[in-house]
RNA sequence: CUUGCGAGUCGGAUGGCCGCGUCGGGAAACCGCCGAGGAAAGUCCGGGCUCCGCAGGGCAGGAAGGUGGGUAACGCCCACAGGCCGAAAGGCCAUGGAAAGUGCAGCAGAAAGUAAACCGCCGAUGGUCAUUUCGAUGACACAGGUAAGGGUGAAACGGUGGGGUAAGAGCCCACCGCUGGCCUGGUGACAGGUCGGGCACGGUAAACCCCUUCCGGAGAAAGAUCAAAUAGGAAAGGAGAGGCUUCGGCCUCGGGAAGCGGCCCGUUUCCUUUGACUUUCGGGUAGAUCGUUUGAGAUGUCGAGUAAUUGGCGUCCUAGAGAAAUGGUCAUCCCCUCCCUUGAGGGACAAGACCCGGCUUAUGUACUCGCUCAAAGC
RNA sequence: GGGGAUAUAGCUCAGUUGGGAGAGCGCGUGGAUCGCACCCACGAGGUCGGGGGUUCGAGUCCCCCUAUCUCCACCA
Repeated sequence: CUUGCGAGUCGGAUGGCCGCGUCGGGAAACCGCCGAGGAAAGUCCGGGCUCCGCAGGGCAGGAAGGUGGGUAACGCCCACAGGCCGAAAGGCCAUGGAAAGUGCAGCAGAAAGUAAACCGCCGAUGGUCAUUUCGAUGACACAGGUAAGGGUGAAACGGUGGGGUAAGAGCCCACCGCUGGCCUGGUGACAGGUCGGGCACGGUAAACCCCUUCCGGAGAAAGAUCAAAUAGGAAAGGAGAGGCUUCGGCCUCGGGAAGCGGCCCGUUUCCUUUGACUUUCGGGUAGAUCGUUUGAGAUGUCGAGUAAUUGGCGUCCUAGAGAAAUGGUCAUCCCCUCCCUUGAGGGACAAGACCCGGCUUAUGUACUCGCUCAAAGC
Repeated sequence: GGGGAUAUAGCUCAGUUGGGAGAGCGCGUGGAUCGCACCCACGAGGUCGGGGGUUCGAGUCCCCCUAUCUCCACCA
């Protein structure tokens, strides 16, 4: 140096000719300006905006879940803590609770959840037998003891070393781990120290569940204004009593439906047999304008902040149409591949549809900068 | 533009407290028949659409992609 890791940039350039789309000018011919992306994508999150009268309470449901900060908001970003991986640079983490409860763990294995004796070890204690100097000793492995060793398993109730014991065992000790209190540092997650406790509490919550926080629904086919057309059609379902009356209707209590796309309460409106509303069938229109692109906007510079981000000042306006345009070709240059003399081929992924902030996925043997050196190659 | 569902053998589909990958048709071989079909027996055939994660263990639980199918207009 290759390799490896991190951050960022670009997405061929310029010109000619022929086209395409919106807009502007023109009587017309025609002329002029502008014309995709970093992901426009997936629609996975979060907002703006609009409507549902208000956006209310409870249950259900969904989402998030280390700490602190950023932000319009977030499941995003930044910084840090802890755990895991890596030799390192660095990377990854759905990272609350398993001493609230319930459930699950096939096969194997002796035993799988107030653990458990298959092999092994022992035979102190008890038993049987033998010997005996009558103190005891030896044998058997029958009762029994034992979780150190083997074996099973993803997982067997702390680890290593020593003491101890019949053999063993936190049974005892040292260190490590775990755990309770206190002290110190830190906003905090947490870290360090110290004193104690022989250890009690296995895994799974991307199983149910518990705790904390958040969430009303629908989405530009939202919505506003205007215009056009038709049979304001048919069928089915569909909730009542009392009182007053100048017979038009009104009041009380109930009931139904819609707003209110899970349910209840609450609330508003309409209706209660001349019947609201719901479902199905049928009929008509498939038009115009707005919403719609000046916005949490881009860029330069000066500050605040470790950073994400944010404040001031200057400059700029950069697709907005309808099933919907942005393409082709030639020349020169740039990069790559092949042949290496002329030359030939290629330049990814992919296309806006109300708009933003993110995430994810697709994309080139492209380029720049910083960092790492274990193994391997030079 | 906005939702919903599905993907398991060649085809049509099952698969629930997460532990064995299955059924019917089709295919192959053998039997039965004079022969064929029906029938009987046996067998082959699977990246559970792809990738990652949780878990001891994933068709099943979670996340990200891919493909296919399907539903949503306004008026009275």
Predicted 3D model of RNase P RNA and transfer RNA as a complex of 454 nucleotides. Rfam match: Bacterial RNase P class A. Rfam classes the family as a ribozyme. Rfam describes the family as follows. Ribonuclease P (RNase P) is a ubiquitous endoribonuclease, found in archaea, bacteria and eukarya as well as chloroplasts and mitochondria.